Fluoride riboswitch aptamer (crcB RNA motif) from a Mesoaciditogaceae bacterium, 60 nucleotides, folded computationally. It matches the Rfam family "Fluoride riboswitch aptamer (crcB RNA motif)". Rfam 15.1 lists 2,293 matches to the family in 1,982 species. The model forms 100% of the base pairs in the Rfam consensus.
[in-house]
C1' cells in the first nucleotide's frame, strides 16, 4: 500500500424535524412512478407515531 472480514461509530433509505425501530452503505448507501414524447399521478414515514409546512373541506 491493496482486498476481505469483524466490531464501533457516523450516514442513507425520492421534499422539513425528532422519537422507536428495520434495512442498507462505509465513500458508497441514495436520487419515485408511468409514457416514445409531450405530459401525467402520488408523497413531507423505509415502517408506526408526534409536530412543522403546504392544499382542501367542515365545524367552534
Nucleotide at each position: 500500500g491493496a482486498c476481505a472480514a469483524u466490531c464501533a461509530u457516523g450516514g442513507u433509505g425520492g421534499u422539513g424535524g425528532a422519537g422507536u425501530u428495520c434495512a442498507c452503505c462505509a465513500u458508497a448507501a441514495a436520487u419515485g412512478c408511468u409514457g416514445a414524447a409531450a405530459a401525467g399521478c402520488c408523497a413531507a414515514u423505509g415502517a408506526c407515531u408526534c409536530c412543522u409546512g403546504a392544499a382542501g373541506a367542515g365545524g367552534a